[in-house]
Molecule: transfer RNA
Organism: Intestinimonas sp.
RNA sequence: CGCGGGGUAGAGCAGUUGGCAGCUCGCAAGUCUCAUACGCUUGAGGCCGGUGGUUCGAGUCCACCCCCCGCAC
Numbered sequence: 001c002g003c004g005g006g007g008u009a010g011a012g013c014a015g016u017u018g019g020c021a022g023c024u025c026g027c028a029a030g031u032c033u034c035a036u037a038c039g040c041u042u043g044a045g046g047c048c049g050g051u052g053g054u055u056c057g058a059g060u061c062c063a064c065c066c067c068c069c070g071c072a073c
Stems, first nucleotide, its partner, number of pairs: 002071006010025004019056001027043005049065005
């Protein structure tokens, strides 16, 4: 160099035929409690690896590039 899989919130992961970006844990506040934890409620935190393209519309489709894992050599 070649082939395959992956990159989405602090961490681990979903995202259907292209049509409102979600889940669990964690974090913050409230509630409960003598208090902590548990439980319950609410909230903050992303513009989806990068740059272009297609489209009315892209996390999703296409091209190139970057990074990680595996296979082959």